[in-house]
Context: one part of a larger RNA
RNA sequence: GAUUGAACGCUGGCGGCAUGCCUAACACAUGCAAGUCGAACGCGAAAGCGCCUUCGGGUGUGAGUAGAGUGGCGGACGGGUGAGUAACGCGUGGGAAUCUGCCCUGCAGUGGGGGACAACCCGAGGAAACUCGGGCUAAUACCGCAUACGUCUUACGAGAGAAAGGGGGCUUCGGCUCUCGCUGCAGGAUGAGCCCGCGUCCGAUUAGCUUGUUGGUGGGGUAACGGCCUACCAAGGCUGCGAUCGGUAGCUGGUCUGAGAGGAUGAUCAGCCACACUGGGACUGAGACACGGCCCAGACUCCUACGGGAGGCAGCAGUGGGGAAUAUUGGACAAUGGGCGAAAGCCUGAUCCAGCAAUGCCGCGUGUGUGAAGAAGGCCUGCGGGUUGUAAAGCACUUUCAGUGGGGAAGAAAAGCGCGAGGUUAAUACCCUUGUGUGUUGACGUUACCCACAGAAGAAGCACCGGCUAGCUCCGUGCCAGCAGCCGCGGUAAUACGGAGGGUGCAAGCGUUAAUC
Numbered sequence: 001g002a003u004u005g006a007a008c009g010c011u012g013g014c015g016g017c018a019u020g021c022c023u024a025a026c027a028c029a030u031g032c033a034a035g036u037c038g039a040a041c042g043c044g045a046a047a048g049c050g051c052c053u054u055c056g057g058g059u060g061u062g063a064g065u066a067g068a069g070u071g072g073c074g075g076a077c078g079g080g081u082g083a084g085u086a087a088c089g090c091g092u093g094g095g096a097a098u099c100u101g102c103c104c105u106g107c108a109g110u111g112g113g114g115g116a117c118a119a120c121c122c123g124a125g126g127a128a129a130c131u132c133g134g135g136c137u138a139a140u141a142c143c144g145c146a147u148a149c150g151u152c153u154u155a156c157g158a159g160a161g162a163a164a165g166g167g168g169g170c171u172u173c174g175g176c177u178c179u180c181g182c183u184g185c186a187g188g189a190u191g192a193g194c195c196c197g198c199g200u201c202c203g204a205u206u207a208g209c210u211u212g213u214u215g216g217u218g219g220g221g222u223a224a225c226g227g228c229c230u231a232c233c234a235a236g237g238c239u240g241c242g243a244u245c246g247g248u249a250g251c252u253g254g255u256c257u258g259a260g261a262g263g264a265u266g267a268u269c270a271g272c273c274a275c276a277c278u279g280g281g282a283c284u285g286a287g288a289c290a291c292g293g294c295c296c297a298g299a300c301u302c303c304u305a306c307g308g309g310a311g312g313c314a315g316c317a318g319u320g321g322g323g324a325a326u327a328u329u330g331g332a333c334a335a336u337g338g339g340c341g342a343a344a345g346c347c348u349g350a351u352c353c354a355g356c357a358a359u360g361c362c363g364c365g366u367g368u369g370u371g372a373a374g375a376a377g378g379c380c381u382g383c384g385g386g387u388u389g390u391a392a393a394g395c396a397c398u399u400u401c402a403g404u405g406g407g408g409a410a411g412a413a414a415a416g417c418g419c420g421a422g423g424u425u426a427a428u429a430c431c432c433u434u435g436u437g438u439g440u441u442g443a444c445g446u447u448a449c450c451c452a453c454a455g456a457a458g459a460a461g462c463a464c465c466g467g468c469u470a471g472c473u474c475c476g477u478g479c480c481a482g483c484a485g486c487c488g489c490g491g492u493a494a495u496a497c498g499g500a501g502g503g504u505g506c507a508a509g510c511g512u513u514a515a516u517c
Stems, first nucleotide, its partner, number of pairs: 001517004006513005013364006019357002021322001026320003030317003035073003040070002043067001048061005080275003089200007098192002103188008111145001113143002120135006151160003165180006201247003208238003213235008250272004254265004277298005300311004328354001330353003336350001337348004367397004377388004401458001403453005411444001416438008461506005466487003472501005482489002
């Protein structure tokens, strides 16, 4: 000098864009953060209103609504954190022994049956959480049978293995057709798992380490190779090119600095990894050994009728604590994206916005011109004057920003509806694709921007002035009080301490501290 996720002191007008727990991976009150589908399925209220009433109630509507339940898809994404990890974890370049829901392409199918279990009803236990018994029932839930292009196994003779329906249109009720699904197989795309070369901090005051250890055979296991696991056999394997051990640390694209080489660093954004109170485990599933799933153990907190239960903010806000230090218990799904759904739509603390903070960067303003009697006051003085200083006042203007009032984009394309064309089809139904017209949807928002109004009106500080280093005098103090980055100042004329006048430098900031180059 440059830089910072900064903090502290003094000061503080506006806007835009960014950024904001670096410490206790400490503990958490409260709310929200993952649901959705009635076009898979069976059930199915109530309030209110109307009518009747024997005053008990009944009935219609509300409504096949709300609502749970079965079932499907999604909760493996998105969001957070950096504890662990010195490792094929990451980066880079390769590899072969693999899987891949939804999506795309192609081929072949979608026949005929069965028995249950929730919900519901009845009963029982419990303080609760919840649990148990009996009975009824549907399905795209579950299970056989049939069939098998291709698939798998094979001793090559053979053997094994699928499926589900829903919605729309026409119908002479036979069926035809469209669409969304379902099953088998092949290929693709995407995603993921695995292996290897090279690179990846410090310590030798860590020199030897290793027994599933290194290799083989048989077996098991996995989607897949493999000591991944197991039995047996052999005795190997790593290491001074640093094994092992100890310490530290998420890695990278990048960021800061520097002419570069390099050094330092890894906030925000992006990729990968790891973790989700601590430790362990599996289940389901295409995918997890699963942040807002399950089980066990532990610590902690809470409820309890003492028998037993409930919980996990390193999601968004917010609280306590720690700390020099880091924000709102805000709005909206309008946009972008995600989940579900045929769609309408629902959900979305992702996201988009707003709020707070000079935390940073950038921009703007705090007026402009004129004005010498060089006013007054202050300070200095050699008492003549000098300086503050065109500075002020005065005069003439302007009105950015802030203020008040008015106008006012873009972020919105869709969906839907009308008409037309094409495809499909027996069909001018339905459905799909597409063109055109119409039409509605904005959290931000009192938006950006524009116009008008008023009036210089509301808007300057901070550090320094001995040398380094731009900028000097007076007073006070008297090795005291104090200053100080280094050299050093202060013991009676201190340009170095404190104050004042003046000056210098930056400026809505300026200094200090910390840290890096």
Predicted 3D model of a 517-nucleotide part of an RNA (small-subunit ribosomal RNA, 5' domain) from a metagenome. The full RNA is in RNAcentral, with records from SILVA. The prediction has a mean pLDDT of 87. Rfam family: Bacterial small subunit ribosomal RNA.